[in-house]
Context: one part of a larger RNA
RNA sequence: UUGGGCGUAAAGAGCGCGUAGGCGGCCCAAUAAGUCAGAUGUGAAAGCCCGGGGCUUAACCCCGGAAGUGCAUUUGAAACUAUUGGGCUUGAGUAUGGGAGAGGGAAGUGGAAUUCCUGGUGUAGAGGUGAAAUUCGUAGAUAUCAGGAGGAACACCGGUGGCGAAGGCGACUUCCUGGACCAAUACUGACGCUGAGGCGCGAAGGCGUGGGGAGCAAACAGGAUUAGAUACCCUGGUAGUCCACGCAGUAAACGUUGAACACUAGGUGUAGCGGGUAUUGACCCCUGCUGUGCCGCAGUUAACGCAUUAAGUGUUCCGCCUGGGGAGUACGACCGCAAGGUUAAAACUC
Numbered sequence: 001u002u003g004g005g006c007g008u009a010a011a012g013a014g015c016g017c018g019u020a021g022g023c024g025g026c027c028c029a030a031u032a033a034g035u036c037a038g039a040u041g042u043g044a045a046a047g048c049c050c051g052g053g054g055c056u057u058a059a060c061c062c063c064g065g066a067a068g069u070g071c072a073u074u075u076g077a078a079a080c081u082a083u084u085g086g087g088c089u090u091g092a093g094u095a096u097g098g099g100a101g102a103g104g105g106a107a108g109u110g111g112a113a114u115u116c117c118u119g120g121u122g123u124a125g126a127g128g129u130g131a132a133a134u135u136c137g138u139a140g141a142u143a144u145c146a147g148g149a150g151g152a153a154c155a156c157c158g159g160u161g162g163c164g165a166a167g168g169c170g171a172c173u174u175c176c177u178g179g180a181c182c183a184a185u186a187c188u189g190a191c192g193c194u195g196a197g198g199c200g201c202g203a204a205g206g207c208g209u210g211g212g213g214a215g216c217a218a219a220c221a222g223g224a225u226u227a228g229a230u231a232c233c234c235u236g237g238u239a240g241u242c243c244a245c246g247c248a249g250u251a252a253a254c255g256u257u258g259a260a261c262a263c264u265a266g267g268u269g270u271a272g273c274g275g276g277u278a279u280u281g282a283c284c285c286c287u288g289c290u291g292u293g294c295c296g297c298a299g300u301u302a303a304c305g306c307a308u309u310a311a312g313u314g315u316u317c318c319g320c321c322u323g324g325g326g327a328g329u330a331c332g333a334c335c336g337c338a339a340g341g342u343u344a345a346a347a348c349u350c
Base pairs, nucleotide, nucleotide: 003322004321005320006319007304008303012318014201015200016199017198021194022193023192025088026087027086028085029084030083031082033081034080035077036076037075038074039073040072041071042070049065050064051063052062053061054060091191092188093187094186095185096183097182098181103177104176105175106174107173108172109171110154115149116148117147118146119145120144121143125136126135162169163168206247207246208245209244210243211242215241216240220236221235222234223233258317259316260315261314262313263312266295267294268293269292270291271290272289273288274287275286276285299306300305323350324349325348332343333342334341335340
C1' cells in the first nucleotide's frame, strides 16, 4: 500500500499457446450508458466554518447563515469513451513466386579413433608421475601388421556464421514436418496486443520397466602426497552416460534486461533475399528489407555502462520487489513411486 522501482543494489515467471479480463487503427451517422452543464427534491439535530447575541470574561450557551464532496428525479450538450449501423486500408492475415538454414521426428548408411578378440612378426620391458608406486608383462605384454566384434561421438568445413519460443540443434542420404525472410501483385477488412487461472514444451542430474555398455566415470578399492589427506595426482572401477517407453519439472534455465507498438544522429563488419549502375564474366560502387556483432551522438544512469537489437522518449497488458538473518525454511495444501517440487509464514535476533 499512496508511491517508488525491477542489467549489476530487493525485484522479469525457464519458454510458449491461449481462456476470462484489460487495452485497441481511419471516416460517417445514430443513441445517450459513462462524461459535462442547469434546475428541483433530499442530504435530521448537535458539531466544524462565518456573522451576531447572553452569562463581569473565557470555557460554555443561544440565534441566523454558509457548507454538506453524495443520492434521486428532470431538462439539455454530443467532443471523448461506450453501443448500434454503414464504409476504408495503413495494423493483422491469406494467396502466388523464390532462395537460406546444426529447426523438429523417423529410417538407413559411412569413415577416423579408443577398447576387446583371433592370427603373424618380435623380446623384456611397458605404463604412469614433480618423483614414484599400486597396475600390466616370459602363461610373451608394450610396439607393429592383417582380420573380426561392439558401443559411443561425428575431426577438417566451422565463422562474436546459421536455425529455433526457450531448453537446445553439427558426418551423409531418404521420407514426414514446423517457422522465419525477400519480391511483386491480388484478396479479407481491425479479424489486433497482452494475458490472471489453464494447457503444453523444458539442459544436466535423478527415478521406474526393459535393452545396451566401447570410452569416460560419482560411489568404492588400492598406490602416492601430507603432520593428517575421508582431497587435488596415479592405477583400477560400479551406477550413470547410450536406446525405447513413462515419471520428474529444476539450473548462473543469463542478455542476470517480460511481451507488443511507435518515435529518436551516424560509422563499420557479417548472414539471407532483392533493386539500380557497371562490365555484359564474376567483382567493384550506390541502395531497400530482415537478422546478427562492434564503435559512437543526443538522451539516460548512483556509477559502470546502455545507446534504432536502448538501460533513450511514450502507450498498453502481465509478472515481481519493499532492511539483513531466521528462510525459499516450518506448518498446511497441491503434485510426485521416491528424491523432492510448487505455494509460503512467524517467534526471535541485528
This is a predicted structure of a 350-nucleotide part of an RNA (small-subunit ribosomal RNA, central domain) from a metagenome. The full RNA is in RNAcentral, with records from SILVA.